[in-house]
Context: one part of a larger RNA
Molecule: large-subunit ribosomal RNA, domain IV
Organism: Methanothermococcus sp. SCGC AD-155-C09
RNA sequence: CUCUCUCUAAGGAACUCGGCAAAAUGACCCCGUAACUUCGGGAGAAGGGGUGCCAGCGCGAGCUGGUCGCAGUGAAUAGGCCCAGGCGACUGUUUACCAAAAACACAGGUCUCCGCUAAGUCGCAAGACGAUGUAUGGGGGCUGACGCCUGCCCAGUGCCGGAAGGUUAAAGAAGUUGGUCAGCGCAAGCGAAGCUAACGACUGAAGCCCCGGUGAACGGCGGCCGUAACUAUAACGGUCCUAAGGUAGCGAAAUUCCUUGUCGGGUAAGUUCCGACCCGCACGAAAGGCGUAACGAUCUGGGCGCUGUCUCGGAGAGAGGCUCG
Repeated sequence: CUCUCUCUAAGGAACUCGGCAAAAUGACCCCGUAACUUCGGGAGAAGGGGUGCCAGCGCGAGCUGGUCGCAGUGAAUAGGCCCAGGCGACUGUUUACCAAAAACACAGGUCUCCGCUAAGUCGCAAGACGAUGUAUGGGGGCUGACGCCUGCCCAGUGCCGGAAGGUUAAAGAAGUUGGUCAGCGCAAGCGAAGCUAACGACUGAAGCCCCGGUGAACGGCGGCCGUAACUAUAACGGUCCUAAGGUAGCGAAAUUCCUUGUCGGGUAAGUUCCGACCCGCACGAAAGGCGUAACGAUCUGGGCGCUGUCUCGGAGAGAGGCUCG
């Protein structure tokens, strides 16, 4: 010097990205416990007091008296607590070996498919699962307890419905043309029937076009200019465009670039935090919106307690380190 431990004056987070680590709390009994709340909870809230031994009494819990020590759950084991906020309701699940989470799942909600030889899935098939189930069932998608809610757009895309018209395959086919050759012709050539090759009016479904519907389907949800008797602002007006121009609620947010926005709170001092404001670069309603008691080895800010984290070090124990083997 390194590791593991023990103690440390005064101070007590000044350490640090951050109280990381350590310290502190700790059992049992009694008293006593707030906001909030889904009335269950929150609660071991918080915060206090007690605890040995001996004697007497009592059925007992215990009561009364006495008594020892610095110390009585006499050693060991045995919650630190509170306030506020974000996210996720919750218990669960996960990257076996760097991530345990606000990710996944979840009850609940909703859409959609499926009438049973079900839909769907595996398989070339046989067959199997679904299910020895039958719509209060099964498959798929999205959302994610609960509370209050979930606006506008069907122009595009998808899906569903429609069948009048347009287009349209195989197939059928009136007809047209070429080849061939019986025949005719002196020849050039013409050329029936059949066979053959090609074209082909017309008839011909679904689909597409077309007509409707549909958003808890994929998705989308404007611009410019003017206007009030200070100024500023614009309830109001004009105009262009659109399928329709973002409702409620929330908002510098896990989203805010400018930005350490501005104001308030907390601090002596606060790019973080909390409460507001709203100019939302670029929130927004089941890729759900906003709340929410309880819950969390979650994340963020603050406080009390406590401490070698620190001021700033020191002392000690053990194991290494060094020498020999």